A computed fold for a 314-nucleotide part of an RNA from an Acutalibacteraceae bacterium, annotated as large-subunit ribosomal RNA, domain IV. The prediction has a mean pLDDT of 89. RNAcentral holds the full RNA, with entries from ENA.

[in-house]
Context: one part of a larger RNA
């Protein structure tokens, strides 16, 4: 000097990115227990009290005894409030990430009529399935509650006995080579000719998309209203400085003596928005954010003890 344990006056988060670490709590019995809620929960909520031994007694209990201390050692939740995300239990980067990521039950779209679709395989064959649409495959969303608006112009998919375009093939007008000729051979117009594409429709819980400018009300401000341009249609409900807000530490309120964080509002949404789901939500979480109580060597500010090591002397 370090490591691992232990104790500490007064204060008690002043430490720090952050209570990280440590401390507190802890078992059993009794009392008691809020908001909220999907009525199951929340809940060991929170918050209190008790706990040893001997004698008597059926018991309830009474009396007495010991210690600093009676779940006498060890083992054994800290708690609460508010918010984000994800419903939940699960799964994951073997070796820096356990999460808000993945999965999930539920919802939905789509394909598939059985020698099914789909998948593996030159094939035979197999899985699907010794199943049969309440089944099987694929995509999306992700419990539950309330909902899920407008656009089919583009891309995709589905449908369409017409028309246009169109390959090989069919066809054989016409022409070339050669030959005495018959012939052989070459080129080849019209016409015919599938899918596809064009075309006509449908389809967004398919991929996706969801405007600009100007004026207007008896203070001002604002604009229910009007005009105009463009579009396939111009963002509905709900939410909103948000895991999304640049300006921005927006403005107001709350909390603090003091708050770039946090909570509640406002809406001027740079650049939310409805199964690429929207908004809520009890319960749950080694999740993330803010606050409070308790508690503490995290700190003010350091000290001591035990053991182990470094180092020094013999």
């Nucleotide at each position: 000097a370090g490591g691992u344990a232990g104790u500490u006056a007064a204060g008690g988060a002043a430490c720090u990115c952050g209570g990280c670490a440590a401390a507190u709590u802890g078992g059993c019995c009794c009392c008691g227990u809020a908001a909220c809620u999907u009525a199951g929960g929340g809940a060991u909520a929170a918050g209190g009290g008790g706990c040893g031994g001997u004698g008597c007694g059926c018991a309830a209990g009474c009396a007495c005894c010991c210690g600093c201390a009676g779940u006498g050692a060890a083992a054994a939740g800290g708690u609460c409030c508010a918010g984000g995300c994800g419903a939940c239990u699960g799964u994951u980067u073997a070796u820096c990430a356990a999460a808000a990521a993945c999965a999930c039950a539920g919802c939905u779209c789509u394909c598939u009529g059985c020698u099914a679709a789909a998948u593996c395989g030159a094939a035979a064959g197999a899985u699907g399935a010794c199943g049969u649409a309440u089944a099987g495959g694929g995509g999306g969303u992700g419990a539950c509650a309330c909902c899920u608006g407008c656009c089919c112009g583009g891309u995709g998919c589905c449908g369409g006995a017409a028309g246009g375009u169109u390959a090989a093939g069919a066809g054989g007008a016409a022409g070339g080579g050669u030959g005495a000729g018959a012939g052989c051979u070459c080129u080849g117009a019209a016409u015919u000719g599938a899918a596809g594409c064009c075309c006509c429709g449908g389809u967004a819980a398919a991929c996706g998309g969801c405007g600009g400018c100007c004026g207007u009300a008896a203070c001002u401000a604002u604009a229910a209203c009007g005009g105009u341009c463009c579009u396939a249609a111009g963002g509905u409900a709900g939410c909103g400085a948000a895991a999304u807000u640049c300006c921005u530490c927006g403005u107001c309120g709350g909390g603090u003596a003091a708050g770039u964080u946090c909570c509640g509002a406002c809406c001027u949404g740079c650049a939310c928005g409805a199964a690429u789901g929207g908004u809520g939500u009890a319960a749950c979480g080694a999740u993330c954010u803010g606050g409070a109580c308790a508690c503490u060597g995290u700190c003010u500010c350091a000290a001591c003890u035990a053991c182990c090591u470094a180092c020094c002397c013999g």